The prediction has a mean pLDDT of 76. Predicted 3D model of a 151-nucleotide RNA (c-di-AMP riboswitch aptamer (ydaO/yuaA leader)) from Paenibacillus oceani. Its Rfam family is "c-di-AMP riboswitch aptamer (ydaO/yuaA leader)". Rfam's curators write: This family represents a conserved RNA structure found upstream of the ydaO and yuaA genes in Bacillus subtilis and related genes in other bacteria. The ydaO/yuaA element is thought to act as a genetic 'off' switch for the ydaO and yuaA genes in its native state. It is believed that the element may be triggered during osmotic shock leading to activation of ydaO, a predicted amino acid transporter gene, and members of the yuaA-yubG operon which code for KtrA and KtrB K+ transporters. Gene Ontology terms of the family: regulation of gene expression and cyclic-di-AMP binding.

[in-house]
């Protein structure tokens, strides 16, 4: 003096995911935030068989279908087990960042799960969940707003 790696602490990011209370090795309630399922109206009801009250109904079987999340669509490359994979690249579209919006600039992510044949929307009731993982652009400009300090 630089850079990396680890502990501690403050203070922040993501995200719904915080905050109280009582207990004291023992499990839990509530506040706030979030999610699901669930009436009318409204809206939607695929293809085949096969039985029937014959163009109506029921039942099988096939393509499944749904949810949380920003996290989805397409083009096109190389791998190759030739696949509805893998692994890049572009574009469209989505989501992030030190108090809230608008603009501009430059960066980053577009994981992952979950139900099990099933759920449109939905009052009124039923239910669930408050995990984890990090250290940002603490940018500039305009508006607002809030906070400390002297007087």
């Nucleotide at each position: 003096u630089c850079a990396u790696a680890u502990u501690c602490a403050u203070c922040g990011c993501u995200u719904a995911a915080u905050c109280c209370u009582u207990a004291a090795u023992g499990a839990a309630g509530g506040a706030g935030c979030g999610g699901g399922g669930g009436a009318a109206c409204c809206a939607a009801c695929g293809a085949a068989g096969c039985g029937u009250u014959u163009u109506u109904c029921g039942c099988u079987u096939c393509a499944g279908g749904g949810g949380u999340a920003a996290a989805u669509u397409c083009u096109u490359u190389c791998u190759u087990u030739u696949g509805c994979a893998g692994a890049g690249a572009g574009a469209a579209c989505g989501g992030g960042a030190a108090c809230u919006c608008u603009c501009a600039g430059a960066c980053c992510c577009g994981a992952a799960u979950c139900c099990g044949a099933c759920a449109g929307c939905u009052a009124a009731c039923c239910u669930c969940g408050u995990a984890g993982g990090c250290g940002u652009c603490a940018u500039g400009a305009g508006a607002g707003a809030g906070a400390a300090c002297a007087u």